[in-house]
c-di-GMP-I riboswitch aptamer from a soil metagenome, 76 nucleotides, folded computationally.
Rfam family: c-di-GMP-I riboswitch aptamer. Gene Ontology term of the family: cyclic-di-GMP binding.
The prediction has a mean pLDDT of 90.

C1' cells in the first nucleotide's frame, strides 16, 4: 500500500431504568483495536450534607484519557 473481513456515531422504533444510561432491531458518523476489563483520572446521573463552597455514597461512561489482557493481514 493491499486482501479478507469486523465494529457501529447521530437519529428512529421497541424495551429496562428515578435519571445518566443499557439492551434489541433499523441506520452509518467514523474506528487498526471503536475487542474485553471500571484499576487511576475526567465527565454524567441519583442521593446525603453545607448559608454556600469543598465533599460522602451509589450508578453510568471503554466511541474521554491513562493502564492491563487478548488479537486479523501485510512490508517486516
Nucleotide at each position: 500500500a493491499a486482501a479478507a473481513g469486523g465494529c457501529a456515531a447521530a437519529c428512529c422504533a421497541g424495551u429496562c431504568g428515578c435519571a445518566a444510561g443499557g439492551c434489541u432491531g433499523g441506520g452509518g458518523c467514523g474506528c487498526a483495536a471503536a475487542g474485553c476489563c471500571a484499576a487511576g483520572g475526567g465527565c454524567u446521573a441519583g442521593u446525603c450534607g453545607u448559608a454556600a463552597c469543598u465533599g460522602g455514597c451509589u450508578a453510568g461512561u471503554a466511541g474521554c484519557c491513562u493502564g492491563g489482557c487478548c488479537g486479523c493481514c501485510g512490508a517486516a